[in-house]
Molecule: glmS glucosamine-6-phosphate activated ribozyme aptamer
């Protein structure tokens, strides 16, 4: 370095519990619940109750911590003109807007299974989003300087 097998990982909508609710075969120094997935990271500082829907007539209540969000500033980088500076706009798939196409939701509920005193948790079955992204098309999107430059 290659091949084969096994194991682990595949990355915060995440973790936690002093309140609250729930359970009871030790009733308290016990146990359980406490967000379902989609999407999301150039670096630093500061601020901020950090995007999108799903479920539930309602504890997905309430609280703490963290966080890839957003805003402002700075630095780096791309595009905007070959280069530079300034501006604009984005973040390595690196411009804006519009239209079309496309991009496997998951859980709850229901049914079933083994374990558990129970609450509750686990596994299996099938269905149902929005935002954002991607692709295509159309429209729109700087100013100054330089070629003896870069």
């Nucleotide at each position: 370095g290659a091949u084969a097998g096994u194991c682990a990982u595949c990355u915060a909508g995440c973790g936690c519990c002093a309140g609250a609710a729930c359970u009871u075969u030790u009733a308290a120094u016990a146990g359980u619940u406490g967000a379902c997935g989609a999407g999301g990271u150039u670096a630093g500082u500061a601020g901020u109750u950090a995007u999108c829907g799903a479920a539930u007539u309602a504890u997905u209540c309430g609280g703490c911590g963290g966080a890839u969000g957003c805003u402002a500033c700075u630095a780096c980088g791309g595009a905007u003109u070959u280069u530079a500076u300034a501006g604009u706009u984005c973040g390595u798939u690196a411009g804006a807007u519009a239209u079309a196409u496309u991009u496997u939701a998951a859980a709850a509920a229901a049914u079933a299974a083994a374990a558990u005193c129970a609450a509750g948790a686990u596994u299996a079955u099938a269905a149902c989003a929005a935002a954002g992204g991607a692709u295509a098309u159309a429209u729109c999107a700087u100013a100054u300087a330089a070629a003896u430059a870069c």